[in-house]
Context: one part of a larger RNA
RNA sequence: CCCAUGGCUAGACGAAAAGACCCCGGAAGCUUUACUGUAGCUUGAUAUUGGGUAUAGAGCUCUCAUGCGUAGCGUAGAUGGGAGGCGUUGAAGUCCUGUUUUCGGAUGGGAUGGAGCCGUCAAUGAAACACCAUUCUUGAGCGCCCUAUAUUCUAACCCUCGCGGCAAAAACGAGAGGGAACAGUGUCUGGCGGACAGUUUUUGUGGGGCACAACACUCCCAAAAGGUAAUGGAGUGGCCUAUUAAGGUUGGCUUGGGGCGGAUGGAAAUCGCCCUCGACGCGUAAAGGCACAUGCCAGCUUGACUGCAAGGGGGAUAUCCUGCGCAGGUGCGAAAGCAGAGCUUAGUGAUCCGAUGACUCUUACUAGAACAAGGUCAAAGCUCAUCAGACAAAAGUUACUCCGGGGAUAACAGGCUAGUUCCGCCCAAGCGUCCACAGCGACGGCGGAGUUCGGCACCUCGAUGUCGGCUCAUCUUAUCCUGGUGGUGAAGAAGCUACCAAGGGUUCGGCUGUUCGCCGAUUAAAAAGAUACGUGAGCUGGGUUCAAACCGUCGUGAGACAGGUUGGUCUCCUAUCUGCCAUGGG
Numbered sequence: 001c002c003c004a005u006g007g008c009u010a011g012a013c014g015a016a017a018a019g020a021c022c023c024c025g026g027a028a029g030c031u032u033u034a035c036u037g038u039a040g041c042u043u044g045a046u047a048u049u050g051g052g053u054a055u056a057g058a059g060c061u062c063u064c065a066u067g068c069g070u071a072g073c074g075u076a077g078a079u080g081g082g083a084g085g086c087g088u089u090g091a092a093g094u095c096c097u098g099u100u101u102u103c104g105g106a107u108g109g110g111a112u113g114g115a116g117c118c119g120u121c122a123a124u125g126a127a128a129c130a131c132c133a134u135u136c137u138u139g140a141g142c143g144c145c146c147u148a149u150a151u152u153c154u155a156a157c158c159c160u161c162g163c164g165g166c167a168a169a170a171a172c173g174a175g176a177g178g179g180a181a182c183a184g185u186g187u188c189u190g191g192c193g194g195a196c197a198g199u200u201u202u203u204g205u206g207g208g209g210c211a212c213a214a215c216a217c218u219c220c221c222a223a224a225a226g227g228u229a230a231u232g233g234a235g236u237g238g239c240c241u242a243u244u245a246a247g248g249u250u251g252g253c254u255u256g257g258g259g260c261g262g263a264u265g266g267a268a269a270u271c272g273c274c275c276u277c278g279a280c281g282c283g284u285a286a287a288g289g290c291a292c293a294u295g296c297c298a299g300c301u302u303g304a305c306u307g308c309a310a311g312g313g314g315g316a317u318a319u320c321c322u323g324c325g326c327a328g329g330u331g332c333g334a335a336a337g338c339a340g341a342g343c344u345u346a347g348u349g350a351u352c353c354g355a356u357g358a359c360u361c362u363u364a365c366u367a368g369a370a371c372a373a374g375g376u377c378a379a380a381g382c383u384c385a386u387c388a389g390a391c392a393a394a395a396g397u398u399a400c401u402c403c404g405g406g407g408a409u410a411a412c413a414g415g416c417u418a419g420u421u422c423c424g425c426c427c428a429a430g431c432g433u434c435c436a437c438a439g440c441g442a443c444g445g446c447g448g449a450g451u452u453c454g455g456c457a458c459c460u461c462g463a464u465g466u467c468g469g470c471u472c473a474u475c476u477u478a479u480c481c482u483g484g485u486g487g488u489g490a491a492g493a494a495g496c497u498a499c500c501a502a503g504g505g506u507u508c509g510g511c512u513g514u515u516c517g518c519c520g521a522u523u524a525a526a527a528a529g530a531u532a533c534g535u536g537a538g539c540u541g542g543g544u545u546c547a548a549a550c551c552g553u554c555g556u557g558a559g560a561c562a563g564g565u566u567g568g569u570c571u572c573c574u575a576u577c578u579g580c581c582a583u584g585g586g
Stems, first nucleotide, its partner, number of pairs: 001586008010578003015571001022406006028398004034199005040192003044188005050153008059144002062141004067136001077135005084118003093112008157179005163173002202214003211231001215237006238387001239283001240342002247301007255279001256276006281290002284347001286345003305328004311322003317388001330339003353381001356378004361374003413460001414458001415456003419453001421449006430440002467542001468540003472534001473531005480505003483500006507521005548566004552561003
């Protein structure tokens, strides 16, 4: 070195199971004050459903009553007719009495009485309840009809009983009793309604969640055209302004700051001269712009017009921006001219739908119209703000979970990086009695390592098993002990500090799942690390991290909690290859 046998499991990111954690897409279970429904319960109407009585109410017919501003003999409802009307079939007056009242009266009934009473004339907006007709307000009564309530009846309907029916039942039949137009049932209808059902519960995101954002405007980033990303850095908007305009036009004016000078007068009031237009001001953020004005003041006004629009800008599209000029009519100005809002850039919302206004539009019915339906034009109604707007209409939870995927994306480990961590160096203010450097060393600066916490998300989600312990270790040196040395603020001893050095060594217990840590007792010393935080196809399984359950807290709830607590299957007695150990043979 080769072969064989027996062993051990470090590796073959070993085998097994299209990862259960995480994310994305889908589904399902469950919850609820998510949305929309349904069963069920309930309210009312109506049908089945009929007859009386009483009370109350609405309507109608008839009869009777009723009506007071002021002036006026006076309690004049309205309109019209009208010169007479009523009275022995009992007028005026008197007595008793009812109703009503604005307390003046009005209007009925009875008795008595025995012949008159009222109008036409003056006053009034209107003339006689003298008389007739129609009618209004308010009220009373008879009747009709309807409704409600209460009560009652029996014949619908319901219940019970025995009888007939039959072998026994049932259907059915005739009775008796109880209830009763209620109940029950059908249709329509308001409410309650996770009991049940179907669904929704956005996206971005240096994993996801929480937070924040999603549309528009200004600046920087943005690399001197335009454009240009990020959960980059700063802000703003969802308007405002009309009779004293913040619009149009015509005319006029110059603010702010600085210098000099000037009574009270000062940093700052008002006055004069000069300089400056990068300051002030311009409704509102920022940027750009503006002095013969885009700023400020005054006069007159409504162009903050109608119909259009050549040509441009910008754009995937759709939106968007600008505008010569023409027609109509208008404002200001002597005129030339200017004016289709505002110094400019934000102040916003497609389509559908219904409603509104305008129109010499269309259609059916019709002799013709009206009403109606539609069309065209105009403007409004959406924090449709997830702002190119899925529907008029929608929240949660899953550790009981499931499926499809992802190393496109997290947790372990590795990798890259090195802010943090550890180690070293430079400078030397200061401490060290004196003396920067025996030993320390501020403020700062420069490196190294890759043991911490991180950042990134590069292999792995058709699986790379996760803390600690046990067992067995191999390596590094920035050395804890043992060895050899330099310095010392080293007398000796004991130390401190630095250099060389990895040969060997580096304890036993208590508490805790602990690593760690604290404590006890030792030791020459009880070093720091790396090895997938070495090692689960070697062991364990106390912790973490499924299903059960309890507590606290949160939540209406289902449930949740780097909160606590108890419990909870560790597969391959089978090793193919590499590796290692032992034995035998060549």
This is a predicted structure of a 586-nucleotide part of an RNA (large-subunit ribosomal RNA, domain V) from a Pseudomonadota bacterium. It matches the Rfam family "Bacterial large subunit ribosomal RNA". Its family is annotated with structural constituent of ribosome and ribosome in the Gene Ontology. Its mean pLDDT, the model's own confidence on a scale to 100, is 80. The organism belongs to Pseudomonadota, within Bacteria.